Predicted 3D model of a 1425-nucleotide RNA (small-subunit ribosomal RNA) from a metagenome. The prediction has a mean pLDDT of 80. RNAcentral holds the sequence, with entries from SILVA. Rfam family: Bacterial small subunit ribosomal RNA.
RNA sequence: UCCCGUUGAUCCUGCGGGAGACUACUGCUAGAGGGGUUGGUUAAUCAUGCAAGUCUAUGCUUCGGCAUGGCGGAAGGCUCAGUAACACGUCAGUAAUCUGCCCUUAGGUACGGCAUAACCUCGCGAAAGUGAGGGUAAUUCCGUAUAGUCGAUGCCUACUGGAAUGUGGCAUCGUUUUAAGCUUCGGCGCCUAAGGAUGAGCUGGCGGCAGAUUAGCUUGUAGGUGGUGUAAUGGACCACCUAGGCGACGAUCUGUAGGGGGGAUGAGAGUCCGAGCCUCGAGAAGGACACUGAGACAAGGGUCCUAGCCCUACGGGGUGCAGCAGAUACGAAGCCUCUACAAUGCACGCAAGUGUGAUAGGGGGACCCCUCGUGCAUGCGUUAAACGUAUGCUUUUAUCAAGUGUAAGUAGCUUGGUGAAUAAGUGGUGGGCAAGACCGGUGCCAGCCGCCGCGGUAAUCCCGGCGCCACAAGUGGUAGUCACGUUUAUUGGGCUUAAAGCGUCCGUAGCCGGACAGCUAAGUUUUUAGUUAAAUCCAGCGGCUUAACCGUUGGCUCGCUAGAAAUACUGGUUGUCUUGGGGCCGGGAGAAGUUGGAGGAAUGCCAUGGGGAGCGGUAGAAUGUUAUAAUCCAUGGUGGACCAUCAGUGGCGAAGGCGUCCAACUAGAACGGGUCCGACGGUCAGGGACGAAAGCUAGGGGAGCAAACCGGAUUAGAUACCCGGGUAGUCCUAGCCGUAAACGCUGCCUGCUAGGUAUUGUGUGUCUUUCGUGGAUGUGCAGUGCCGUAGGGAAACUGUUAAGCAGGCCGCCUGGGAAGUACAGUCGCAAGGCCGAAACUUAAAGGAAUAGGCGGGGGAAUACUACAAGGGGUGCUUGCUGCGGUUUAAUUGGAUUAUACGCCAGGAACCUUACCAGCGGCGACAGCAGAAUGAAGGUCAACCUGAAUGGUUUACUCGACGCGCUGAGACGUGGUGCAUGGCCGCCGUCAGUUCGUGCCGUGAGGUGUUCGGUUAAGUCCGAGAACGAACAAGACCUGCGUCUUCAGUUGCUACCGGCUUUUUUCGAGGUCGGGCACACUGAAGAGACUGCACGCGUAAGUGUGAGGAAGGUGCAGGCCACGGUAGGUCUGUAUGCCCGGAAUCCGUUGGGCUACACGCGGCAGGCAAUGGUUGGUACAGCGGGAUGCGACUCCGAGAGGAGAAGCCAAUCCCUUAAAGCUAAUCCUGUUUGAAUCGAGGGCUGCAACUCGCCCUCGUGAAAGCGAAAUCCCUAGUAAACGCGUGUUAGCAUCGCGCGUUGAAUGUGUCAAUGUCCCUUGCACUCACUGCCUGUCAAAUCAUCCAAGUUGGGUUUGGAUGAGGCUUUGUCGUUUGGCAGAGUCGAAUCUAGGCUCGAUGAGGAAGGUUAAGUCAACACAAGGUA
Repeated sequence: UCCCGUUGAUCCUGCGGGAGACUACUGCUAGAGGGGUUGGUUAAUCAUGCAAGUCUAUGCUUCGGCAUGGCGGAAGGCUCAGUAACACGUCAGUAAUCUGCCCUUAGGUACGGCAUAACCUCGCGAAAGUGAGGGUAAUUCCGUAUAGUCGAUGCCUACUGGAAUGUGGCAUCGUUUUAAGCUUCGGCGCCUAAGGAUGAGCUGGCGGCAGAUUAGCUUGUAGGUGGUGUAAUGGACCACCUAGGCGACGAUCUGUAGGGGGGAUGAGAGUCCGAGCCUCGAGAAGGACACUGAGACAAGGGUCCUAGCCCUACGGGGUGCAGCAGAUACGAAGCCUCUACAAUGCACGCAAGUGUGAUAGGGGGACCCCUCGUGCAUGCGUUAAACGUAUGCUUUUAUCAAGUGUAAGUAGCUUGGUGAAUAAGUGGUGGGCAAGACCGGUGCCAGCCGCCGCGGUAAUCCCGGCGCCACAAGUGGUAGUCACGUUUAUUGGGCUUAAAGCGUCCGUAGCCGGACAGCUAAGUUUUUAGUUAAAUCCAGCGGCUUAACCGUUGGCUCGCUAGAAAUACUGGUUGUCUUGGGGCCGGGAGAAGUUGGAGGAAUGCCAUGGGGAGCGGUAGAAUGUUAUAAUCCAUGGUGGACCAUCAGUGGCGAAGGCGUCCAACUAGAACGGGUCCGACGGUCAGGGACGAAAGCUAGGGGAGCAAACCGGAUUAGAUACCCGGGUAGUCCUAGCCGUAAACGCUGCCUGCUAGGUAUUGUGUGUCUUUCGUGGAUGUGCAGUGCCGUAGGGAAACUGUUAAGCAGGCCGCCUGGGAAGUACAGUCGCAAGGCCGAAACUUAAAGGAAUAGGCGGGGGAAUACUACAAGGGGUGCUUGCUGCGGUUUAAUUGGAUUAUACGCCAGGAACCUUACCAGCGGCGACAGCAGAAUGAAGGUCAACCUGAAUGGUUUACUCGACGCGCUGAGACGUGGUGCAUGGCCGCCGUCAGUUCGUGCCGUGAGGUGUUCGGUUAAGUCCGAGAACGAACAAGACCUGCGUCUUCAGUUGCUACCGGCUUUUUUCGAGGUCGGGCACACUGAAGAGACUGCACGCGUAAGUGUGAGGAAGGUGCAGGCCACGGUAGGUCUGUAUGCCCGGAAUCCGUUGGGCUACACGCGGCAGGCAAUGGUUGGUACAGCGGGAUGCGACUCCGAGAGGAGAAGCCAAUCCCUUAAAGCUAAUCCUGUUUGAAUCGAGGGCUGCAACUCGCCCUCGUGAAAGCGAAAUCCCUAGUAAACGCGUGUUAGCAUCGCGCGUUGAAUGUGUCAAUGUCCCUUGCACUCACUGCCUGUCAAAUCAUCCAAGUUGGGUUUGGAUGAGGCUUUGUCGUUUGGCAGAGUCGAAUCUAGGCUCGAUGAGGAAGGUUAAGUCAACACAAGGUA
């Protein structure tokens, strides 16, 4: 003096935990010495031993002792049950008292007498004991005397004192008792009186505890008179009289408790405690009682009752460790049945001495405190240290010996010997909190964890190892106390929203209180005296080697008592004052209240008239109503409730609350008035009054509205929201209730502290005036609002109407839940109100603000993966293809909304291939079996097998290794994409994402990035506490579109020439040579920039237009931010970890991935005439080609076959494009449609059965335009048409490209689906697929109620009554006995009251719990706020 824990992050409030000190128990461990301490629970019970005796005073004696007598057994020691009390502490009093032993002073100690114990002899008895007879002494007992004491009356007033009731003196009377001896002759005793000392009794003031869910208690109670009793006062007790006494300053009752000095802790104030030591009290198994005595109501004395135990011959007896040891039980919890009276003290004694479990000593226990040690130096090894080793040094400690020490011993001390020898643990190591990102094991298991939290295969948190950290003969844990906690706040807190202001006012006690002066001196301050025991504590000095410990000297807040002084403040008292407060007067304001009267529009109902089909209601409907005439219109009537406009940020009231007009009565506030009183005031525990709505009681009233209820809808349901009805109620009178988000979530009063502005009331000034009670504008006071400075506040906010600065008084709060519940009490007719817990449970609950996300919130913008306007599809049928499911030996695996599903370029016959069924093969390296008595291998043969392969065996050959075993490898399309890299999809065809400096905020954070415009755009412009910058956007790159220049083969051929074909010529075609104009190819440039004009606009920009091939990003692509999605991929490759390892590796044969009741996605062909079929005929571009493309010729009906030129390709080939155009034909399941099936062929390929493609002939299915729903598209686009290519031996209805033909609609919007920005709400942050509530079902825990059952405590009445005391009578020589009366009275029994537990069928609510059921009530407008 803090630190951790609520959050995505922040600041608070608040509690939980940690770190400190102390006490007890406990785990592990343990070397020595000193000092201290040691049954705190069961005041439970105790075996055994000891703990109180002593003495020439006396008698006896067996010489051990016994008894009488005296003193002492009231001390010491132990304990804390009871006790809330004069028990204790402190200060006083005793004028109301006693005091043995001790001290001082004075006096005395005379004369007599009777017994009795011991002892002896008998008796009874089991014993304990007891009885009779005999018998003796004293300091035992008795009588008399002297002296004295005490009491009463009268007188004297001398003394003390605060005060005589005291003391003293005198006189008279009365009463009653004194004494003890012994002796060594020194003395010790005894009696009386007075005094002292010591000790004790009694009384008073003050002080120290919890509960009001204990508010009234008390009859000897309170007091008086007179007695009794006591050492003494007193209702202590008794008789009579009075009716008092105590209590909110807490009586009574209940609970708890011995008090104090002191101890623990703390900065202190305090809080907790009362072990040891000292002191006071109380107790001695539970209770009662007296005796003796100076002192007791005594327990190591007595009697009695109760409970327990022991002995017994059953007749009767004995006993009390809360003394020291010790035992049992209890409990987490504590020792030896030790030694000695040597010291200190006590008892007795003249003394010597005796006794003493007091005490002094020792033993046990790390229980506490203090001190010391477990080594040091050097060399070598080692990175420093540590460590190892060698040598040397030291000897505290250890051990051995002698002496000293002591009552005796232990210890200690002194001297000497040996020898580094005999001596280190406990807890921790994720944060808090010092110390491991070490290894192994485990795998939400085992476990850890005070709190937060770790553990689900890479654990710095578990369990071990190693290292490290802290303390150290100790160190951790558990329980408790204080501190931390300013979380009980006197010092020193709070109450708008976190817990907390009573609903409001009045007012009693209490607390607080204006100005001036006098007196007083209670508070207050200063001072003097006494006391506040010692120990403790603090300081100085000193003694043990130091210290702990001990000694000595001094100090010690405060409290109480008595005195003196001061007088500022407070109090008291007296007098005065006017500012606080109040009264009076004046004219105004007001929905202030109560009562009565009057009025008004509307709704409903009734009557009459008109009218004639619906009305009503909703998002849409229906129930309802209407031909018995509704709704609607008009007129009239009736009844109840209410009071539009005015109306306001307004007014009034204490609050609740108050709204048509008029009157009466009542109350309050403001303003103005130097008019009066003179502090009369403020706040208020208890108390009282008022108190919305709903509700209750009784009686009225009832138009409209409307809980409950009945219908209609909605819905999965709808006990709701919506609709039609409708009863309590709403209204009045009289009473009750007493609560509300009764809110400004802000108690009342007073003073002080910047302003601005609006408004209400009133006073006053100026101007104006239509002269009105007009208007405007200043200013004072009082109210009501808004903004705002300083300040305050966690912030939001507040801010002269404070939540600022101060003062006074009251109420309330102390983590969340259980719970405003239970019980008790009280109020109420009831409903219920007031007061108001605990067990148990939990680490948070909460406030304000921040950034996001979200909303069935708002605003603005935007998009053909949005709509609208349109075009064409899907969803239907058949087929193809992918997926699911199912099946299977296997149907390998992945991908699953958008962002899986003609996807993994995944068109799988074998291969691919990862799957299934078989068969076979393989181990680098190290070690060990084996091996020249021949390893591994090769050839022939036989057997096993469906085949291939392989195995075994025989023979031959060769000649050195060795999978038989253990490790370890290669390899793995085995696992983990949630361990990863890389790559990719989507958000995103988006326009955003950040930084530096500055500024604002306690902070998270904000600003910039917002706002007004604009843009495709955070694009640009302007404003602005911001100024700049970065990544994205744009710029950039590629292609296309226009032009220019350059170039010309394999391209082109306008023009020129030659040749050639055809032709009658013109002409047309081919070819060659020129040529490069055009086209094309491909390289470099130009061009477009809102540049120009006009309109709008500050500008940015935008609209229109001109020119132009192209116009506002020209068109189409590429690139595509910070990040997110634990998105996809370990089966492309890479890669961590785990696994398999003679099989999950490698090879091979066959099968499967091609299955098929079914569901889904994507496509193709269709259903036809905008068509089909047949004949003829026209026009492309991109591409590909040597394992290739293949012209051309021939054969075949065709698929195709046989030959074969050219081409390594601007040259040759693929290569006839198709839709189109033209002619013909075809009117419906067809000349549409082509599935399916049969037959026959062809091609590829080892191989087309499972399972390829093509051709021909035959067969000729479904299908007649597609429900709900849904997809794509804005121009060379959609749609339609074909072509090429990738994959490929073969197989496209797929993907990617290419050209041909070529539209319709829109120029908008944000309603649905999304995206972006701003704002708003939030109990969400895993972020709405969020969060969260209750019932039910299950388990468990504590509690409440409960018919009862049962136990304890306390109290009242009654009965019995041991025993004690007083008294009477009687007997008796004494001690005493017997009988009676009165009184107190333990204990037992009985009948109740109160209270505290235990248990209880059953009932009730609550807490916690992994997953469950039903609903969707709260958080967004949470979908009815």